[in-house]
């Protein structure tokens, strides 16, 4: 330098045109003599960035950035 893949909650990931979600973690309360486990509720998101298409974009297209991998 070129090809391919990935980027969504603190972490690991799902979702692939119309509601942003799960598990774990975190906070509060309940339970307990106390802790753990368990139960209930809650907080937490520029969907990597910019642009385009569309009535509507996390999702489709283009460029850029970062990470992984292959070729040279």
């Nucleotide at each position: 330098g070129g090809g391919g893949g990935c980027g969504u909650a603190g972490u690991u990931c799902a979702g692939c045109g119309g509601g942003a979600g799960a598990a774990c973690g975190c906070u509060a309360c309940c339970c307990u003599c106390g802790c753990a486990c368990g139960g209930u509720a809650g907080a937490a998101g520029u969907c990597g960035c910019g642009g385009g298409u569309u009535c509507a974009a996390a999702u489709c297209c283009c460029g850029c950035c970062g990470c992984c991998u292959c070729c040279a």